[in-house]
Context: one part of a larger RNA
RNA sequence: CCAUGUCGAAGGAACUCGACAAAAUGACCCCUUACCAUCGGGAGAAGGGGUGCUCUCCUCUUGAUUAGGAAAGUGGCACAACCUAGGGGGUAGCGACUGUUUAUUAAAAACACAGGACUCUGCUAAGUGGUAACACGAUGUAUAGAGUCUGACACCUACCCGGUGCUGGAAGGUCAGAAGGAGUAGUGUGAUAAGCUUUGAAUGGAAGCCCCGGUAAAUGGCGGCAGUAACUCUAACUGUCUUAAUGUAGUGAAAUUCCUUGUCGCAUAAGUAGCGACCUACACGAAUGGUGUAAUGACUACCCCAUUGUCUCUGACAUGGACCUG
Numbered sequence: 001c002c003a004u005g006u007c008g009a010a011g012g013a014a015c016u017c018g019a020c021a022a023a024a025u026g027a028c029c030c031c032u033u034a035c036c037a038u039c040g041g042g043a044g045a046a047g048g049g050g051u052g053c054u055c056u057c058c059u060c061u062u063g064a065u066u067a068g069g070a071a072a073g074u075g076g077c078a079c080a081a082c083c084u085a086g087g088g089g090g091u092a093g094c095g096a097c098u099g100u101u102u103a104u105u106a107a108a109a110a111c112a113c114a115g116g117a118c119u120c121u122g123c124u125a126a127g128u129g130g131u132a133a134c135a136c137g138a139u140g141u142a143u144a145g146a147g148u149c150u151g152a153c154a155c156c157u158a159c160c161c162g163g164u165g166c167u168g169g170a171a172g173g174u175c176a177g178a179a180g181g182a183g184u185a186g187u188g189u190g191a192u193a194a195g196c197u198u199u200g201a202a203u204g205g206a207a208g209c210c211c212c213g214g215u216a217a218a219u220g221g222c223g224g225c226a227g228u229a230a231c232u233c234u235a236a237c238u239g240u241c242u243u244a245a246u247g248u249a250g251u252g253a254a255a256u257u258c259c260u261u262g263u264c265g266c267a268u269a270a271g272u273a274g275c276g277a278c279c280u281a282c283a284c285g286a287a288u289g290g291u292g293u294a295a296u297g298a299c300u301a302c303c304c305c306a307u308u309g310u311c312u313c314u315g316a317c318a319u320g321g322a323c324c325u326g
Stems, first nucleotide, its partner, number of pairs: 001321008010312002014310001019307001027051005036041001038152001052074003056070004075079001087305007094297002099111002115150007127136003153292004159221002163219002165215005172210003179203001183199001185197003223241005250284001251281001262278005
């Protein structure tokens, strides 16, 4: 010096991306327990107190113990004296929850979930596997099965069908093969003709597309420029252009805010962080769900108490290595 431990004056997170690591808490009994809440919880909340040994007695019971309770005495700085054995509180984000996942760098806010919605499917079901036979679906039958999206619960889920899909319609237009055969050119004949070969107009005509409707918890979308109130500012108001419709409720510098360390407040001596507001949303927004939310989380961010060698600033010791000398 390395690994693993033990102890440490004063301070106590000043360390650090971050209290990582370590320390602290810890068992049983009694008292006492807040906000909030889906009334179940939160809760072991938080916060206090007790616990040794000796002897006697009581309750229940036994062949004997153990267990619970009461009194007296007594030792220590310390009595759950070792081992074992929750640190706690507050605020916010995300996901409701228990669960699942990248065997071998990711356990999460990702997946799943109960619940919600839409679409398809009438049974020889739709859907799936297979060239097929056949099988699953299902020895099921729309309270069933399949697919897609959302994701407990509470309050809700606004406007747009122009584009792209899906779906319904059949009047008209377009349109394939088959059918059809007007005509054309050869051949045929001594010359015609019939026949044969070639080419082939009109007519005919399904689905699809064009066309006409519907449909957004389908794919998606959800404006601009001016003027205006008796300080100023702002614009409830007015005009105008555009669109299929011009972003409603709610939320908002956010896991989304570029400018930006926005501005104000709280907290600190000092806060690009955090929380509460404001709204000027570069580029939130309603099942690609919006906003809340008790409980919950080896999740993420911030603060406080307790605690400590994380640190100020290092020291001593133990064990085993490395190393040095013989």
The part of an RNA shown here (large-subunit ribosomal RNA, domain IV) has 326 nucleotides and comes from Dioscorea cayenensis subsp. rotundata. Lineage of the source: Eukaryota > Viridiplantae > Euphyllophyta > Petrosaviidae > Dioscorea cayenensis. The full RNA is in RNAcentral, with records from SILVA. It matches the Rfam family "Bacterial large subunit ribosomal RNA". The prediction has a mean pLDDT of 87.